The RNA shown here (transfer RNA) has 72 nucleotides and comes from Microcoleus sp. FACHB-68. RNAcentral records the identical sequence in 3 taxa. Its mean pLDDT, the model's own confidence on a scale to 100, is 81. It matches the Rfam family "tRNA". The family's RNA type in Rfam is transfer RNA. The RNAcentral record of the sequence draws on ENA and Rfam.
RNA sequence: GGGUCACUAGCUCAAUGGUAGAGCAGCGGACUCUUAAUCCGGUGGUUGAAGGUUCGAGCCCUUCGUGACCCA
Numbered sequence: 001g002g003g004u005c006a007c008u009a010g011c012u013c014a015a016u017g018g019u020a021g022a023g024c025a026g027c028g029g030a031c032u033c034u035u036a037a038u039c040c041g042g043u044g045g046u047u048g049a050a051g052g053u054u055c056g057a058g059c060c061c062u063u064c065g066u067g068a069c070c071c072a
Stems, first nucleotide, its partner, number of pairs: 001071007010024004018055001027041004048064005
């Protein structure tokens, strides 16, 4: 220098172009003499950044950033 892939909640990951979710963690509650374990319930998001296409984009297109890998 060229190419491929990944980027979504604190972490690990989902989500056919049509209301962004789960598990764990954390928080609140139940249970318990107390803790742990167990159970219940919310909370938590600029979907890496900026544009474009579209009635509508996490998803499609372009550029950039970060990381991994391959080729030279």